[in-house]
RNA sequence: AACUCGAAAGGGCAAAACCGUUGAAAAACGGUGACGCAAAACCACGGGUCUAAAGCCGAAGGGCCAGGACAGCCGGGUUGCCGAA
Numbered sequence: 001a002a003c004u005c006g007a008a009a010g011g012g013c014a015a016a017a018c019c020g021u022u023g024a025a026a027a028a029c030g031g032u033g034a035c036g037c038a039a040a041a042c043c044a045c046g047g048g049u050c051u052a053a054a055g056c057c058g059a060a061g062g063g064c065c066a067g068g069a070c071a072g073c074c075g076g077g078u079u080g081c082c083g084a085a
Stems, first nucleotide, its partner, number of pairs: 005083002012037002017032006035072001041078003045075003048070003055064003
């Protein structure tokens, strides 16, 4: 110094729930709040999950569908703080 790893210290992020805003919804953002997290930082590339407005199908109930979401579902990629064993 690097890889693996995760003791300590200083910090960081923030699940559920509630309130508000946006949205067709999934969900996102802000506030309160901490379940957790060493990448819970970033990227929808592969798989997966959620939603189904528009569109298509149907006589109808309804069905299909991502160009919408989820990085805190799993891989992969990019970047990165500290340094005991």
c-di-GMP-I riboswitch aptamer from Synergistaceae bacterium UBA6083, 85 nucleotides, folded computationally. The model forms 95% of the base pairs in the Rfam consensus. The organism belongs to Synergistaceae, within Bacteria. The prediction has a mean pLDDT of 89. Rfam family: c-di-GMP-I riboswitch aptamer. Gene Ontology term of the family: cyclic-di-GMP binding.